Predicted 3D model of a 1432-nucleotide RNA (small-subunit ribosomal RNA) from Hausera hauseri. Model confidence (mean pLDDT): 81 of 100. RNAcentral records the identical sequence in 2 taxa.

């Protein structure tokens, strides 16, 4: 300090999530030892049992004892501290600082003083009454208890006079009134007392000191869906209360008093020093320690006392709970321990008064659950250990591998070594230099001696033994340090987010390994950080949430210039305080450390003083604000009245006939009762063409014929006047399109609803016909929009150019209204003197998405509604703005047998092959839009063959290698068998091969996955594209290059141009065809030679090796590139063909060609042999053959070919049909057409039965040109015609070459299909096969209503009313009502979630009828339609 998460990627926005710290924690695995802390956070629930407050015989009486003494009452002092808990309390509290009207036991320290005389009571004694608890009656006693009497007293109280200046105060005088108590020691005298020292106590007074009571300021949590609230309230004037001021309480007077700087009311909290976190401001918290504070079941009450309205007291109600003889009584752990409930969850029914303290007492002491130790818990911080060296053949075992080896790992074992701790032994402090006591002494006090440890069998300290006793636990996908394997297999399960898991999981579970902590480690819960995610510091609003629909204006806040004065803010000193403890610094003591102790220091608050620059107040001035005057001006600014002319409709009349009107195309609708069309004449009613335009005027909403009247605004110019009068603006007020509301009106045209007609699957909708409300006007409401510049008002600063409105001036200026743009802002788009710059003032708003502008409530409104406005749940994303992709029933260009123009088919027939489906033992399997279906298969009778039955073999049919035995081996015939196979027999060998058994690694697989894989192949497409490099732009994805204007088949070239190159693909470069030459071979012809089984020369073929064609050459066009025409040539604009197939796409075929990872089978899923299937047949499709005939058909006759095969190089040799001729057939289901079936043969091959071709001869089905729809072809092409070749024993109508014969059309690119290229939208990125809306149906969740109903809390009225109390009055309680708060509810309502449910398809594109805001209707549902508005 930051990271992950939104997207195909980018930036920006924004939530969420982690990583730290922390904690009175609990929970789960684990555990060795000690120091210091800490320890019921829930039920202020209820409590058994102990004990937590006593003490004084030097106050007084009794009893009892031998005594010292002890017990019980009376008295004194304490018990109001000390302990515990936070329920109530938003202020009678707290915290900080002040303050006057006050009190005080006990303690100090001063000043007086203590006289006199009675009467009583407890206890006790008897007697009653009661279960008890306890009560009554009588008699009796004493005090330092009580009452009463007496004396004495001020520096005490209270009247009252007198001074000084009213009061206060202060002082002078005078009168009232008010007090006690004694008890020890010692001494003397007496011995019954009495006196005098000293101690203790006691009475009045004053002081101090510390403690309390009271009064002010400032601070102190939320909510406005709590906006008014108060009646002793708010003051005053008297009295009384009270220790002391006040309405504290009464009477009476007045009408106050608090609130938007939040009164009241609800909620919900003890406050505080501090504690945790954070750089800091801040945020959250109030264990423990310590300081106030309030309570003691619950409520109220008062007694006592210095102090209480009293935690272990008292009365009185109420709840509980307890004994009881039912009459009645007792009782209060929020003291220590403990116990039961509650709860995720908090300790022992311990020791001790030795230390500190406190209480009593003259004191010894005595009580003390405060308090000081122990005791339980790893609950928290701190420390130490669990060994430490050497020690490689890197053991063994594990764990993993390319099976070589890695890792466990110097780890271990061995060897040496040390003992913190551990366990035994044996010693052993400090805490106590004590106070007291006792001796001696003083006025005070001082010296001596000397006793007292719970903790404690501590600590520590020595010594022996002995590596000996001592390591877990979370995590390894990223965040975030650390990886392999096996098992599962979208199961099982994991997760803080994002996610993993569907047969090869670094995510699950175990393992091995590794990392991180470490006696502890990990989860959960909570808090502050990260989060600048509430923004003082330190955010934001044009589009992500967020500028109120516009002005005014109140309070608030802020405000021009000069001079003084003042000094409240501010600045500066210096005082005071700010409790300790805590934190910070620096020392010190426990071995360190935690932990303690000593010193310093710490940003509040208050007081005084001093400064005057700024703000502020007061006063006087100023003109740059701002208003106000004069003088021009332009406007659809607003009101009201009155006028005009076009037109749409309607009535009349007239003339005139058959249609009209609608639409994509109908059809409702008008019309022969006379319509549309047409003419004239009226009638009414909203609207105002042209000008018109980025214009102009209002604050906005808004504003348009003309004229008049009237109101108000705004600009310039003059600079007269006034003299900071400003600015903005919560509350308020006004205004405020459409729609809608009520009352009159008024109604032509338009037109929600509504009907009707289409359209469509359906159409509650788009289209058409008709219509009502509404729309118009008068009042009067509502108050809302995409009310928008999605951009608040004001003021001031900051290049330019342009256009256009008014005013002055005519150079130029002032005030609007637009474009372009510089800095400069912005996430980007973009804004940019009309700022979204820069600076200031002030308002409003905004904090993840949904839920929701919903629900409750409140105000408003006649209603619709509007206007404030939450929460539960629920998701991890929703949004901005941009890029590049795909996509579009968006554009623009271009190209393609794509359409069109044509020619010939298929779809109908009959067959022939394939594919589905049915069937079957088995019909193997694979291919399934184009881009599967005469496809793997260039050819199933066996065989192929991978299917079935059936019969057989199991180290094997085939590979490779070993090792022991035995010996075998090949030919013939023979037996059994369907064969494979299995039995015997003879001959030959003795080396080697070969074979047979056993062993157990293997072998085998056309078993499974093409969604693990390589090959390799189909498609887009032979479409013009796909990318690089540097260099420019851009936060970035990413752009330019690759676009622009031509041009080409072509990212082909040419020109431009922030680019410049380059690469794979276009194109050549290669085959083949076509021209020519040479030069070879024959063979054919020919001779002007020649008669030699010779020369020559030509042509034709074929081989091989040159050449030719490139817009070269002419003319147009043109910058070029090219393009169009000619010429010439065998070929002309790529001469025709072909092989070549870019970066990708399709999880595209194919595991059955082949290779191959995982799985899977191994007397079978392997092999091996017969036979049988794959040839099956209701149907249903493709893809071919052959026809339907005369452009045919049949008979005969006849001529041209190319390739390929055949042994070798070719060639040469050797074979066609359609054509041609002739002759018949005459439109007929035929001399068309050839299926079907018979019968006899032929071939091939162990075999033709299931199941082959082929001939003959007889048979002679359907079919008379093919519905919707739909395929190929642009020239030697289609259309026709044959030939041959793989594959093959044998079986093509398929498939693959060959040649012959030969065509029509192409006006063109408006559709249809596919493609490229720029461009525009976008909510789409699995990419339109996308994405997404709302209703029903089912299931779970929370929530609102909601007849009633609970339970609680305030308030009101009425009653009742213990204690206290003279009385009134009050607490519980009881009725009756209202307010509020929190459940429950039949029964409802909308909302969330949920892999595969219905119904449509409303939005994303021109989303197929542009969408969206508002309002109003209407509909099964998205939704539709009117007005009106927006461009998103």
């Nucleotide at each position: 300090a930051g990271a992950g998460u939104u997207u195909g990627a980018u930036c920006c926005u924004g939530g969420c999530u982690c990583a730290g710290a922390u904690u009175u924690a609990a929970c789960g695995c684990u555990a060795g030892c000690g120091g210091u802390a800490u320890g019921c956070a829930u039920a202020a629930c209820a409590c058994a049992u102990g004990c937590a407050a006593g003490u004084u015989u030097a106050a007084c009486a009794a009893u009892u004892g031998u005594u010292u003494a002890a017990u019980u009452g009376u008295a004194g002092c304490g018990u109001a501290c000390g302990g515990g808990u936070g329920a109530g309390u938003a202020a009678u509290a707290u915290a900080u600082u002040g303050g006057a009207a006050u009190g005080u036991a006990a303690u100090u320290c001063a000043a007086a003083g203590a006289u006199u005389a009675c009467a009583a009571u407890a206890a006790c004694u008897u007697u009653u009454u009661g279960a008890a608890a306890a009560a009554a009656a009588a008699g009796g006693u004493a005090a330092u208890a009580u009452g009463u009497u007496u004396a004495u007293a001020a520096a005490u109280u209270c009247u009252u006079u007198u001074a000084a200046a009213u009061u206060a105060a202060u002082a002078u005088a005078a009168g009232a009134a008010a007090a006690a108590a004694g008890u020890g020691u010692u001494a003397a005298a007496u011995a019954u007392u009495u006196u005098a020292a000293c101690a203790c106590g006691c009475u009045u007074u004053g002081a101090a000191a510390a403690c309390a009571g009271c009064c002010g300021a400032u601070a102190c949590u939320a909510g406005a869906u709590u906006a008014g609230u108060u009646a002793g309230u708010u003051g005053g004037u008297a009295a009384g209360a009270u220790a002391a001021u006040a309405g504290c309480u009464u009477a009476c007077c007045a009408a106050g008093a608090c609130a938007a700087u939040g009164a009241u009311c609800u909620a919900u909290a003890g406050u505080u020093g501090u504690u945790c976190u954070g750089g800091a401001a801040g945020g959250a918290a109030g264990a423990c320690c310590a300081a106030c504070c309030a309570c003691a079941u619950u409520g109220g009450g008062a007694u006592u006392g210095a102090a209480a309205a009293a935690a272990g007291g008292c009365c009185c109600a109420a709840a509980c709970u307890c004994c009881u003889a039912c009459g009645g009584g007792a009782g209060g752990c929020a003291g220590c321990a403990g116990u039961g409930a509650g709860g995720a969850a908090u300790a022992u029914u311990g020791g001790a008064c030795a230390a500190u303290g406190a209480g009593c007492g003259a004191a010894a002491g005595c009580u003390u659950g405060a308090u000081c130790c122990a005791g339980c818990a790893a609950u928290a911080c701190c420390g130490c250990g669990u060994g430490u060296g050497u020690g490689a053949u890197g053991a063994a075992g594990g764990u993993u591998u390319a099976a070589c080896u890695a890792c466990u790992g110097u780890a271990a074992a061995a060897c040496a070594c040390u003992u913190u701790u551990u366990u035994c032994u044996a010693g052993g402090a400090a805490u106590a230099a004590a106070a007291a006591a006792u001796a001696u002494u003083u006025g005070a006090u001082a010296u001596a001696u000397a006793a007292u440890g719970a903790a404690a069998a501590c600590a520590c300290u020595a010594g022996a033994a002995g590596a000996a006793u001592a390591a877990g636990u979370a995590c390894c996908g990223g965040c975030u340090a650390a990886u392999u394997a096996c098992g599962u297999g979208c199961c099982a399960g994991c997760a803080g987010c994002c996610g993993c898991g569907g047969u090869a999981a670094u995510a699950c579970g175990u393992a091995a390994g590794g990392u991180g902590c470490g006696a502890g480690c990990g989860u959960u819960a909570a808090u502050c950080g990260g989060a600048a995610u509430u923004a003082u510091u330190g955010g934001g609003c044009g589009u992500a949430a967020a500028g109120a629909g516009u002005a005014u204006g109140u309070a608030g806040g802020c405000u021009g210039a000069a001079u003084a004065u003042u000094a409240a803010g501010a600045u500066a000193u210096u005082c005071a305080u700010a409790a300790a403890a805590u934190c910070c610094u620096u020392a010190u003591g426990c071995u360190c450390a935690a932990c303690a102790u000593a010193a310093g220091g710490a940003a509040g608050u208050g007081a005084a003083u001093a400064u005057u620059a700024c703000u502020a107040a007061u006063a006087u001035u100023c003109u740059a604000g701002a208003a106000u005057g004069u003088a021009a001006a332009g406007g659809g600014g607003g009101a009201g009245a009155a006028u005009a002319g076009a037109a749409u409709u309607c009535u009349a009349c007239a003339a005139g006939u058959a249609g009209u009107a609608g639409u994509g195309a109908a059809a409702u609708g008008c019309a022969c009762a006379g319509a549309u069309a047409u003419g004239u004449a009226g009638a009414g009613g909203a609207a105002u063409a042209c000008c018109g335009a980025a214009a102009g005027c209002g604050a906005a909403a808004g504003c348009a014929a003309u004229u008049c009247u009237u109101c108000a605004a705004u600009u310039u110019a003059c600079u007269a006047u006034u003299g900071a009068c400003g600015c903005u603006a919560a509350a308020g007020u006004a205004c405020g399109a459409a729609a809608g509301c009520g009352u009159g009106g008024g109604g032509a045209g338009c037109a929600a609803a509504c009907a009707g007609g289409a359209u469509u699957a359906g159409a509650u909708a788009c289209c058409c016909u008709g219509g009502u409300a509404g729309u118009c006007c008068a009042c009067g409401c509502c108050c809302u929009a995409a009310a928008c510049g999605a951009u608040g008002u004001u003021g001031a600063u900051u290049a330019a150019c342009u256009a256009u409105u008014g005013g002055g001036u005519u150079u130029c200026u002032c005030a609007g209204u637009g474009g372009u743009g510089a800095a400069g802002c912005u996430a980007a788009c973009g804004c940019a003197u009309u700022a979204a710059a820069u600076c200031a003032a002030c308002c409003g708003c905004c904090u993840g998405g949904g839920g929701a502008g919903u629900a409750c409530g409140a105000u408003c409104g006649c209603a619709a509604g509007a206007u404030u406005a939450a929460a539960a749940c629920u998701c991890a994303a929703a949004g901005g703005a941009a890029u590049u992709g795909a996509c579009g029933g968006g554009g623009a260009c271009c190209c393609g047998c794509a359409c069109a123009a044509g020619c010939g088919g298929u779809g109908g027939a009959u067959g022939a092959u394939g594919u589905g489906g049915a069937u079957u033992a088995a019909u193997u399997c694979g291919a399934u839009g184009c881009a599967a279906c005469a496809c793997g298969a260039a050819g199933a009778a066996c065989c192929u063959u991978a299917c079935c039955u059936a019969c057989u073999u199991u180290u094997g049919a085939c590979a490779a290698a070993a090792u022991a035995u035995a010996a075998g081996u090949g030919a013939u015939g023979u037996c059994c068998g369907a064969a494979a196979g299995g039995a015997a027999u003879a001959a030959c060998g003795a080396a080697a091969a070969u074979u047979a058994u056993a062993u157990a690694a293997c072998a085998g697989g056309u078993g499974c996955u093409g969604c693990a894989u390589g090959g390799c192949u189909g498609u887009c497409g032979u479409c013009a594209g796909c990318u690089c490099g540097u260099g420019u732009c851009g936060u970035g994805a990413g752009a330019u290059g690759u676009u622009u204007g031509g041009u080409u088949a072509a990212g082909u070239c040419c020109u431009g141009c922030a680019a410049c190159g380059a690469g794979c693909g276009c194109a050549a470069c290669c085959c083949u065809u076509u021209u020519u030459u040479u030069u070879a071979u024959u063979a054919u012809u020919c001779u002007a030679c020649a008669u030699g089984a010779g020369a020559g020369a030509a042509c034709u073929a074929u081989a091989a090796a040159a050449a030719u064609a490139c817009a070269g050459c002419u003319a147009a066009u043109u910058a070029a590139a090219a393009u169009u025409a000619g010429a010439g040539g065998a070929a002309g604009g790529a001469a025709a063909g072909g092989a070549u197939g870019a970066c990708g796409u399709c999880a595209a075929g194919u595991c059955a060609u082949c290779a191959u990872g995982g799985c899977c089978c191994u007397u079978a899923u392997a092999a091996g042999u017969a036979g049988g299937g794959c040839u099956u047949c209701a149907c249903a499709c493709g893809u071919c053959a052959u026809a339907c005939a005369a452009u045919g058909g049949u008979u005969a006759a006849u001529a041209c070919a190319a390739a390929a095969c055949a042994a070798a190089a070719a060639a040469a040799u050797g074979u066609a049909a359609a054509a041609u001729u002739a002759a018949c057939c005459u439109c007929a289901g035929u001399a068309c057409g050839g299926a079907u079936u018979g019968u006899a043969u032929u071939c091939u091959g162990a075999a033709a039965c299931u199941c082959g071709a082929a001939u003959a001869c007889a048979u002679g089905a359907a079919g008379c040109a093919g519905g919707a729809a739909u395929c190929g072809c642009u020239a030697g092409u289609a259309a026709u015609c044959g030939u041959a070749a793989a594959u093959c024993a044998g079986a093509a109508u398929g498939u693959u070459a060959c040649g012959g014969u030969g065509a029509a059309u192409a006006c063109g690119u408006u559709c249809u299909c596919g493609g490229g290229u720029c461009u525009u939208g976008u909510a789409c990125a699995c990419a339109c096969c996308g994405c997404c809306c709302g209703u029903c149906a089912c299931a779970c969740c929370a929530u609102g209503g909601a007849a009633a109903u609970a339970u609680g809390u305030u308030c009101u009225a009425u009653u009742a009313g213990a204690a206290a109390u003279a009385a009134a009055u009050u607490a519980a309680a009881a009725u009756a009502g209202a307010a509020u708060a929190u459940g429950u509810a039949a029964c409802u309502a909308g909302g969330g979630u949920g892999a595969a449910g219905u119904c449509g398809u409303a939005a994303c594109a021109a989303g197929g009828u542009a969408g969206c805001c508002g309002u109003a209707u209407c509909g099964g549902a998205a939704g539709g339609u009117g007005c009106g508005g927006c461009u998103g």